[in-house]
Context: one part of a larger RNA
C1' cells in the first nucleotide's frame, strides 16, 4: 500500500409529509382619484429588531349587529401594568382621525425637505412661535371690464363646476411600426400589420337597423359559434397567403335628426297709405303687423311596395281659455279622462314599501366494553345506535356516531347589488286621394395622378378608404349587381344613437385535478423582489421537516471555551435545536488476506 469484511465519521441523495404554488369551472365585482389615489418615506406597544394593522385619536376612537369567556396581533418567549357578564378580546355594516412625500396643485426643490401670502384664532409686554381654513394650471358657462380702431374683437378680472389631470393585469379603439425567419441562397414575397413605442375608452370596446347580399328564387341590422373550406381566387402561380355567399345555431331592438312647410324673436332691404296684411263668412276696426333675406328657438317630417312638404277629404271623449270686435264653423294651447312608456337604447330626478341576495353569525343525529401495542387506540375482537348527515379536516396509530363540520334549516340593527308594485317623470291622431309645385344630408359623388386597405402581388381589377386636382344630379333623380355598355334585378350614401349573444381577469367566494411535492411548483411553501451584484435602467438568489407533547436534558464530573463522560426525559436521545428517514463520492478504525 491494496483488496475483502463489520463499526463509525462525513455528506444530504431517496422515502414519506405540506404551511406554498399551478391549471381549469362556477358565480361575483369589473374601476381607483383634487372629498387628494396607486404607491410610497416616517412614525406609532411598558421594554431592541423585522413583519402585520393604525396614522400625533396612531397593533387604535365612535356607533350598530354578531358573538359569549377570557383578552393585550405574529416571529416569540419572560417580565412588569392592566382589560373582561355594566359583556372584553374577536368578527360584520357605518362613520371620525388620518403626519410628510407623491398627479402634488401657495412658491421652491437634490420625493418624503426648504420658504411665504391673505382670514381667522392661540400664546407674548412686543417680535420670534404655534393651530385651523385658504391660495397652482387648463377647461366649460355666467357675469363685469375693456386696446390698436367708433361698434367690436383681442386681452384682463371675479363667481361657479361630483369638470379635466395621475394610476390599473389583461381584454379594446386609433396613430406609428420593424427584424432574426421562410423562400433551403435572395430583392417582389414571407414572417406581419406580429413584437414594440404613443394615444384614448370601457366593464366591456368595436360594430350595427342596406347607396347590403342574392339572382330571375328570394334574404332581411350589426355581432360571435360551427359548416362552406384550405374550397373560390391569389402567388418570383415559389415559399406560401387565403374569403364570400348559402346552410345550422347564441342572441335579439329599434330608434332620433338634416331639408321642404309653418310660427315666435331679433336685425337688415325694398315699399306703400290701401283691390297688402290680421283664420273662413258680413260688417266694423286695427296700421306696416306684409313681402324678401339672414340668424337663433319651437312645430311639421324621417322613407323605397319611394317618403315628405303642400292641397283635398274621412273618422276621432269632456272642460276652459286664446285666435281684433259680434255669431258659426275651423284651429292652437292647458288640464281631465283614455292608452303606452320609464332611469342600463331612443329625456331625466328621487323616494317609499316589498322579494330575493351579499357583507358577522346560528341549529344541526347517533359508542360502550375487552385486549395488543415500546407510549399513545380512532386499528382488531364483541355487542350497539345515527343516517336528508358514510365530504373533508383533526384528535399520541386507519374515528359514519370524540371536536370542526357535513346534509338539512334558521338569521340582519347598516350598507350594497336585485324582484314586483306605488308615488314620480314622459309620450300620443289615425288613415284616404291627387300629382300641379317644392324638399329628401356638396367642395360630397364621380373623374385624373399617387398610394393603402380587401383572397385579389396593376392585373380585365369592380368594391371600400387616404392625399393633389377637377367637379355633377333631387325621384324623368342617385348608387350597386368584379372593367365598360345595354337589358333586367337590389338599395337609397354623402348626419347621430343603439342592450344582448362576444373579448379579458389585478380582484373576491366556493369547488375541482390520471397537476407539482422543496434542484419540483410562481422568481419566492422560509426575513423573496429580501440578501447579493450593478452610476444606472435593471439582473437576482440560496434556504422547509426535533417530538404526540419541550417534557428542549435538574445535578454531579473533566475542559478557557467548545465539547463530552454520568444522571434524568421520552416509546425511541445513532429523535439533543449541527434534530425524521439517513443512499453514494470521500475519510477513518477494527479484523482478515496478499504484496
Nucleotide at each position: 500500500a491494496g483488496c475483502a469484511c463489520a463499526u463509525g465519521g462525513u455528506g444530504g441523495a431517496u422515502g414519506c409529509c405540506u404551511u406554498g404554488g399551478c391549471a381549469c369551472c362556477a358565480a361575483g365585482a369589473g374601476c381607483c382619484g383634487a372629498u387628494g389615489a396607486a404607491g410610497g418615506a416616517c412614525g406609532u406597544a411598558g421594554g431592541a429588531g423585522g413583519c402585520u394593522g393604525c396614522g400625533a385619536u396612531a397593533a387604535g376612537c365612535c356607533u350598530c349587529g354578531g358573538g359569549g369567556a377570557g383578552c393585550u396581533g405574529c416571529c416569540a418567549a419572560c417580565c412588569g401594568a392592566g382589560c373582561u357578564g355594566u359583556g372584553a378580546u374577536c368578527c360584520g355594516g357605518g362613520g371620525a382621525u388620518g403626519u410628510c412625500c407623491g398627479a402634488a396643485u401657495g412658491g421652491g426643490g437634490a420625493a418624503a425637505c426648504c420658504c411665504g401670502g391673505c382670514u381667522g384664532g392661540g400664546g407674548u409686554a412686543a417680535u420670534g412661535c404655534c393651530c385651523a381654513g385658504u391660495c397652482a394650471c387648463c377647461c366649460a358657462c355666467g357675469c363685469c371690464u375693456g386696446a390698436a380702431c367708433a361698434c367690436a374683437u383681442a386681452g384682463g378680472g371675479c363667481g361657479u363646476g361630483c369638470g379635466g389631470a395621475g394610476g390599473g393585469a389583461a381584454c379594446g379603439a386609433g396613430g406609428g411600426g420593424a427584424a432574426g425567419u421562410g423562400a433551403a441562397a435572395c430583392a417582389u414575397c414571407u414572417c406581419a400589420g406580429u413584437a414594440c413605442c404613443c394615444u384614448c375608452a370601457g366593464g366591456a370596446a368595436g360594430a350595427g337597423a342596406a347607396g347590403a347580399c342574392a339572382a330571375c328564387a328570394g334574404u332581411g341590422a350589426u355581432u360571435c359559434c360551427g359548416u362552406g373550406a384550405g374550397u373560390a381566387g391569389u402567388g418570383g402561380c415559389g415559399a406560401g397567403c387565403g374569403a364570400a355567399a348559402g346552410c345550422g345555431g347564441a342572441a335579439g331592438a329599434g330608434g332620433c335628426c338634416a331639408a321642404a312647410c309653418c310660427g315666435a324673436u331679433a336685425c337688415u332691404g325694398c315699399g306703400u297709405g290701401a283691390u297688402a296684411g290680421c283664420u273662413a263668412c258680413c260688417a266694423g276696426g286695427c296700421g306696416u303687423u306684409u313681402c324678401a333675406g339672414u340668424a337663433u328657438c319651437g312645430g311639421g317630417g324621417u322613407u323605397g311596395u319611394g317618403g315628405g312638404a303642400c292641397c283635398a277629404u274621412u273618422c276621432a271623449g269632456a272642460a276652459g281659455g286664446g285666435g281684433c270686435u259680434g255669431g258659426u264653423a275651423c284651429c292652437c294651447c292647458u288640464u281631465c279622462a283614455g292608452a303606452g312608456a320609464g332611469u342600463c337604447a331612443a329625456a331625466a330626478a328621487u323616494u317609499c314599501g316589498u322579494u330575493g341576495u351579499a357583507u358577522a353569525g346560528g341549529c344541526g343525529a347517533a359508542g360502550g366494553c375487552c385486549a395488543u401495542g415500546c407510549g399513545a387506540a380512532a386499528g382488531g375482537g364483541c355487542c350497539g345506535g345515527c343516517a336528508c348527515a358514510g365530504a373533508a379536516g383533526g384528535u399520541a396509530a386507519g374515528a359514519c356516531c370524540c371536536c370542526u363540520g357535513u346534509a338539512g334549516c334558521c338569521g340582519a340593527a347598516a350598507u350594497g347589488c336585485u324582484u314586483c308594485g306605488a308615488a314620480c317623470u314622459c309620450u300620443c291622431g289615425a288613415g284616404u286621394g291627387g300629382g300641379a309645385u317644392c324638399c329628401c344630408a356638396a367642395g360630397u359623388a364621380g373623374c385624373a395622378c399617387g398610394g393603402g386597405g380587401c383572397c385579389c402581388g396593376a392585373g380585365a381589377a369592380a368594391u371600400c378608404u387616404c392625399g393633389u386636382g377637377u367637379g355633377a344630379a333631387u325621384c324623368c333623380g342617385g348608387c350597386g349587381g368584379g372593367a365598360c355598355c345595354a337589358c333586367c334585378c337590389g338599395c337609397c350614401a354623402a348626419g347621430c344613437c343603439u342592450a344582448a349573444a362576444u373579448a379579458c381577469u389585478c380582484c373576491u367566494u366556493g369547488g375541482u385535478g390520471a397537476c407539482c411535492g422543496a434542484u419540483a411548483g410562481c422568481g419566492g411553501a422560509c426575513a423573496a423582489g429580501u440578501a447579493c451584484c450593478g452610476u444606472g435602467a435593471g439582473g437576482g438568489a440560496a434556504a422547509g421537516g426535533u417530538g404526540a407533547a419541550a417534557a428542549g436534558u435538574a445535578c454531579c464530573c473533566c475542559g478557557g471555551g467548545a465539547g463530552g463522560g454520568g444522571a434524568g426525559u421520552g416509546a425511541a436521545a445513532u429523535a439533543g435545536u449541527a434534530c425524521c428517514u439517513g443512499a453514494a463520492a470521500c475519510c477513518a478504525u477494527g479484523u482478515g488476506c496478499u504484496u
A computed fold for a 595-nucleotide part of an RNA from a bacterium, annotated as large-subunit ribosomal RNA, domain I. The coordinates come from a structure-prediction model, not an experiment, and the mean pLDDT is 82. The full RNA is in RNAcentral, with records from ENA. Its Rfam family is "Bacterial large subunit ribosomal RNA". Rfam links the family to the GO terms structural constituent of ribosome and ribosome.